Predicted 3D model of a 108-nucleotide RNA (Glycine riboswitch aptamer) from an Acidiferrobacterales bacterium.
The prediction has a mean pLDDT of 77.
Taxonomically the source falls in Acidiferrobacterales (Bacteria, Pseudomonadati, Pseudomonadota, Gammaproteobacteria).
Its Rfam family is "Glycine riboswitch aptamer". Rfam describes the family as follows. This family represents the bacterial glycine riboswitch. Glycine riboswitches usually consist of two metabolite-binding aptamers domains with similar structures in tandem. The aptamers cooperatively bind glycine to regulate the expression of downstream genes. In Bacillus subtilis, this riboswitch is found upstream of the gcvT operon which controls glycine degradation.
RNA sequence: UCAGGGUUCGCGGGAGAGACUCUGCGGCGACAGCAAGUGCAGUCGCAAGCAGGGCGCCGAAGGCGCAACCGCCCGGAAACGCUCAGGCAAACGGACCGAGAACCUAUG
Numbered sequence: 001u002c003a004g005g006g007u008u009c010g011c012g013g014g015a016g017a018g019a020c021u022c023u024g025c026g027g028c029g030a031c032a033g034c035a036a037g038u039g040c041a042g043u044c045g046c047a048a049g050c051a052g053g054g055c056g057c058c059g060a061a062g063g064c065g066c067a068a069c070c071g072c073c074c075g076g077a078a079a080c081g082c083u084c085a086g087g088c089a090a091a092c093g094g095a096c097c098g099a100g101a102a103c104c105u106a107u108g
Base pairs, nucleotide, nucleotide: 002108003107004105005104006103007102008101009100011098012097013096018055020054021053022052023051024050025049027046028045029044030043031042033040034039056088057087058086062084063082064081065080069076070075
């Protein structure tokens, strides 16, 4: 110096599963009552707002468990399994992949 490997950063790509349902609050619209004090109160509808409940489901943040395998005290360990957390329109997030930048390197 080049290559390989590692960490971080930004960029690009990135799946799955109910826009489920119920209740409450708030918003908008319509109908309509009392009053005439911009007040009180009722019914219906709308949605992709907020909160809580119910059932169903996903798996690729994280987490937990084990297998091949590695290692030898008994441990490590996946894209496998579980679904605590998270998620199920869009957005956000997202394992992982790609090229790039900075740094490190016991490898060639």